This is a predicted structure of an 83-nucleotide RNA (c-di-GMP-I-GGC riboswitch aptamer) from a Selenomonadales bacterium. Lineage of the source: Bacteria > Bacillati > Bacillota > Negativicutes > Selenomonadales. The sequence was found by an Rfam model in a public genome assembly.
[in-house]
């Protein structure tokens, strides 16, 4: 360094509910735990979602919006056993 296993009176927190913001996707806070050993951070590549504005004449298209808890990549870090 890689792979596999493990997890502390420790960490994060899906769905759902409430409030606020947003055109929406979604975000933030509180409650709540499905899960997570990077489910810490970065939209760089791919994917996915949205379409106000714009194009268009249409049950249409487009990201400059969103998602890192979809994958890859970059970067920082915890525990500590085996190979």
């Nucleotide at each position: 360094g890689a792979u596999a296993a493990u997890a502390c009176u420790g960490g994060c927190a899906a769905a759902c509910u409430u409030a606020u913001c947003g055109a929406a996707a979604g975000a933030u806070a509180a409650g709540g735990a499905c899960g997570c050993a990077a489910a810490g951070c970065c939209a760089u590549g791919g994917g996915u979602c949205u379409a106000a504005a714009g194009a268009u004449a249409u049950u249409u298209c487009u990201a400059c919006g969103a998602u890192c808890g979809c994958c890859a990549g970059g970067u920082u870090g915890c525990a500590a056993u085996a190979u």